[in-house]
RNA sequence: CCGCACUAGUCGGGGAGUUAGCGGUGCCCUCUACCUGCAACCCGCUACAGCAGGGAUGAAUCCCGGCCCCCGGACUCUUUCCGUGCCGUCCGCCCUCCGUAAGCAGCGAUGAUGGAUCGGUCCCGCGCAACGGCGUGCCGCGAACCGUGUCAGGUGGGGAACCAAGCAGCACUAAACGGAUUUCUCCGUGUGCCGCGGGGCUGCCGUUCCUGAGCCGGCUGCGCAGGUAACGGGCAUGGAUUGAGCUUCAAAGGCCGGUGUGCGG
Repeated sequence: CCGCACUAGUCGGGGAGUUAGCGGUGCCCUCUACCUGCAACCCGCUACAGCAGGGAUGAAUCCCGGCCCCCGGACUCUUUCCGUGCCGUCCGCCCUCCGUAAGCAGCGAUGAUGGAUCGGUCCCGCGCAACGGCGUGCCGCGAACCGUGUCAGGUGGGGAACCAAGCAGCACUAAACGGAUUUCUCCGUGUGCCGCGGGGCUGCCGUUCCUGAGCCGGCUGCGCAGGUAACGGGCAUGGAUUGAGCUUCAAAGGCCGGUGUGCGG
């Protein structure tokens, strides 16, 4: 170096998750590379890390290691959007109180503002009027009998003349009822200032006089303070998405290197 027969090894790998950790079943990505049993409120192991059984290949293009490349995944930061929670200690937006008076509006030489004077409103006392109410006065009506006057008829007494009681009727009235106007008394009042006196002293209104150009704070603006979680904003979180990472894991592929035993020639 060649031939024959064996053995080690290999017969998929990886990501996330789970786990004290390692594998597996399950999910996902690659790829095509044995079979049976077990297995997610799990199954089997212990850093040499699936267990049990069977089969194929087998020293190499096929096994092992390193490097390159890279499908895909995880992580961090970032762009944009959506959802949720919190924040009024968020000078946004919006609302309110107070102040200011730049603009608008309003009033003002038919006099703003300010000052003085005299009054009203306010309080008390006395009175007057009005209104309302009770009563009284006036008018009307009004008693079968238990009001008055007159009492027909009838009744009674009397020899008679006459007398008596007295119903109806009529008239006048009592109680009651009604009416008109206030004749008078009393009571009341968110009626009126009508009269008078006293108080009060500027909150408001008015008269007169003096002065002579502002006053006001309705709207906009500006400033202080307070409030409000709908929108905007901030923070946090979940999902999707854009970009980046001298972060991490990594299939398949490529390159380089490494690696047995026995027999015979």
The RNA shown here (Bacterial large signal recognition particle RNA) has 265 nucleotides and comes from an Oscillospiraceae bacterium. The prediction has a mean pLDDT of 76. It matches the Rfam family "Bacterial large signal recognition particle RNA". Rfam links the family to the GO terms SRP-dependent cotranslational protein targeting to membrane, signal sequence recognition and signal recognition particle, plasma membrane targeting. A source record names the gene ffs. The organism belongs to Oscillospiraceae, within Bacteria.